[in-house]
Context: one part of a larger RNA
RNA sequence: GCCAGCGACUCAUAAGCAGUGACUUGGUUAAGGGAACGCACCGAAGCCGUAGCGAAAGUGAGUCUUUAUAGGGCAAUUGUCACUGCUUGUGGACCCGAACCUGGGUGAUCUAUCCAUGACCAGGAUGAAGCUUGGGUGAAACUAAGUAGAGGUCCGAACCAACUGAUGUUGAAGAAUCAGCGGAUAGGUUAUGGUUAGGGGUGAAAUGCCAUUCGAACCCAGAGCUAGUUGGUUCUCCCUGAAAUGUGUUGAGGCGCAGCAGUUGACUGGACAUUUAGGGUAAAGCACUGUUUCGGUGUGGGCCGUGAGAGCGGUACCAAAUCGAGGCAAACUCUGAAUACUAGAUAUGACCUCAAAAUAACAGGGGUCAAGGUCGGCCAGUGAGAUGAUGGGGGAUAAGCUUCGUCAUCAAUAGGGAAACAGCUCGGAUCACCGACUAAGGCCCCUAAAUGAUCGCUCAGUGAUAAAGGAGGUAGGGGUGCAGAGACAGCCAGGAGGUUUCCCUAGAAGUAGCCACCCUUGAAAGAGUACAUAAUAGCUCACUGAUCGAGCGCUCUUGUGCCGAAGAUGAACGAGGCUGAAUGAUCUGCCGAAGCUAUGGGAUGUAAAAAUGCAUUGAUAGGGAAACGUUCCGCGUUAGAGAGAAGCCGCCGUGCGAGUAGUGGUGGACAAAGCGGAAGCGAGAAUAUUGGC
Numbered sequence: 001g002c003c004a005g006c007g008a009c010u011c012a013u014a015a016g017c018a019g020u021g022a023c024u025u026g027g028u029u030a031a032g033g034g035a036a037c038g039c040a041c042c043g044a045a046g047c048c049g050u051a052g053c054g055a056a057a058g059u060g061a062g063u064c065u066u067u068a069u070a071g072g073g074c075a076a077u078u079g080u081c082a083c084u085g086c087u088u089g090u091g092g093a094c095c096c097g098a099a100c101c102u103g104g105g106u107g108a109u110c111u112a113u114c115c116a117u118g119a120c121c122a123g124g125a126u127g128a129a130g131c132u133u134g135g136g137u138g139a140a141a142c143u144a145a146g147u148a149g150a151g152g153u154c155c156g157a158a159c160c161a162a163c164u165g166a167u168g169u170u171g172a173a174g175a176a177u178c179a180g181c182g183g184a185u186a187g188g189u190u191a192u193g194g195u196u197a198g199g200g201g202u203g204a205a206a207u208g209c210c211a212u213u214c215g216a217a218c219c220c221a222g223a224g225c226u227a228g229u230u231g232g233u234u235c236u237c238c239c240u241g242a243a244a245u246g247u248g249u250u251g252a253g254g255c256g257c258a259g260c261a262g263u264u265g266a267c268u269g270g271a272c273a274u275u276u277a278g279g280g281u282a283a284a285g286c287a288c289u290g291u292u293u294c295g296g297u298g299u300g301g302g303c304c305g306u307g308a309g310a311g312c313g314g315u316a317c318c319a320a321a322u323c324g325a326g327g328c329a330a331a332c333u334c335u336g337a338a339u340a341c342u343a344g345a346u347a348u349g350a351c352c353u354c355a356a357a358a359u360a361a362c363a364g365g366g367g368u369c370a371a372g373g374u375c376g377g378c379c380a381g382u383g384a385g386a387u388g389a390u391g392g393g394g395g396a397u398a399a400g401c402u403u404c405g406u407c408a409u410c411a412a413u414a415g416g417g418a419a420a421c422a423g424c425u426c427g428g429a430u431c432a433c434c435g436a437c438u439a440a441g442g443c444c445c446c447u448a449a450a451u452g453a454u455c456g457c458u459c460a461g462u463g464a465u466a467a468a469g470g471a472g473g474u475a476g477g478g479g480u481g482c483a484g485a486g487a488c489a490g491c492c493a494g495g496a497g498g499u500u501u502c503c504c505u506a507g508a509a510g511u512a513g514c515c516a517c518c519c520u521u522g523a524a525a526g527a528g529u530a531c532a533u534a535a536u537a538g539c540u541c542a543c544u545g546a547u548c549g550a551g552c553g554c555u556c557u558u559g560u561g562c563c564g565a566a567g568a569u570g571a572a573c574g575a576g577g578c579u580g581a582a583u584g585a586u587c588u589g590c591c592g593a594a595g596c597u598a599u600g601g602g603a604u605g606u607a608a609a610a611a612u613g614c615a616u617u618g619a620u621a622g623g624g625a626a627a628c629g630u631u632c633c634g635c636g637u638u639a640g641a642g643a644g645a646a647g648c649c650g651c652c653g654u655g656c657g658a659g660u661a662g663u664g665g666u667g668g669a670c671a672a673a674g675c676g677g678a679a680g681c682g683a684g685a686a687u688a689u690u691g692g693c
Stems, first nucleotide, its partner, number of pairs: 001693005011091013026048003032042002052059002062074004094232002097229001101222006112196001114194007123155003126151001130147006159183002163180005198214001200210003207216001236626001238624003245258005259382002262378007273346006283335001284333002289329003293325005300318002302315005348370007385410010415426003430601003435597001437595001441591003444576001446574001450588001452587005463578001469563002473560010490547001492545003496520003503513001526541001531538001602617006628682001630679006640670001647666005653660002
């Protein structure tokens, strides 16, 4: 891992409610008794009900409060006992699972310390004290040689230990092996026996060790401890169907109450629509409250001048107030919507029937039902929400961010589209079907359907990612100027004289700089636009003529392109590929879903005598209803069964399904249907559990 067993809402008791039954001349017994047991029967103590109100005295269809004959509160009524089901309380209370705590015991054959009695340490090295002899001295000290054999001394086996690396890691081994390493006469090692015991021991101290167990051993018991926690919780079909919010909580992943579900009743039938009124939001505005820019006037102040002072005068300074122009506001409003909400007014819908001899319409009476609403009884889950759109707050007008209001979807919703894609888009799957029509979205090929039609636009593969900013891209629109008395561009020619203007300067001659910027001739020509020279010269422009011959400038704006545009495997059309198969506008077809429809079948609700009609029939948590099956029991000493039961393996029917009938084989002794009853009553999951492979 697989297979086969086994495996979880039970039982007792007490209540509430529902259904069914019995009695209702109110109902009923409890303990106990009871002719084998069990019934029958006996047993009225007690309980519920028959009157309430008040704390009570008490009073009574009323009573209490109160001065009250006011007002207000409660009451003005109601069965009981069983059985079954649902729910709740108390118990282990749906099942499995702690770490712990307490009590009583068992352990020092492992290991820690200690005690008693024993045992063990190859070999080699070093050479302390002391002693002897010689030297030395008055005697010593001292000194030399020898002897001697000390030491938590040295090297190194046994032995003890465990520093490094490798192997091993489902090992040969629940701590080892191999190669090296440390101690090895000592605080040494070791054998046997003994001592200390769990809030205790022992500890050269690591929270170490106390039998592979130690921040408190092990065994048994309290004990099925407790677990707001995790996991699991077993057959079928049908109807309905949420929540992730408010509030409180030693509360935040738990609960209580409310909200939202189901089911069962009562009442209503004004739901939707049209219209009227209310308000101070969006917008807007500056009339108030604040804020704010510029300009005018300038009460006051500053500064300057003058005066002995009073004062007077000046001011390109500041600034109140006021006037003009222009802005801003969640806590501003002279104004003021759309929606939504609240209230008023008008006004329900479907079907049947009265109802006739045909058809159609309108009105009326009666009945049933319904969307929707209100109030009860019983009884659930939820109280982690997610994203999108929109109105805000927080944040950085960041976040797949956070927090509120409103709506939608997912959650609990499958199908089509968006390449793929819970929350976007279309649309809500009762079943069958190789039919039809559509939605969103599409129609060259992958790939179902127009290489459809008309008018534009784009050349960038833009389409098929992005800004500020940049640019005679390109197609349009508006304004304005010049132009056959010839514009714009090009080419040809002129572009002069006073004058080298005055000043300044070494020089300054149109062209370093300063001032001025005139006059003349002329078609036109600046006391000069740029280059240039030391200064001149030179070149050029403005301006003018000729040539040419029709549009040419400036500006605003719309559509669509270009640059801006740098990332790590190739990855920003789904691919091929496309100049449309891109894009704007218009038109006609077609494809396209579990949508709608055609045909046939089922179920639910309702109406109906029926035929039949109408509507409904996605679903998690959850609620309700109806069934199937297993074991045992009753009817029952059952029908059946060696002429073959149950079980097992096939075949063939049947039921929406759980299931079940028939038949063949195997098997070899029990046992079906029907109507009821009772449960150790249904297995795929629990790191479940037992066995097998």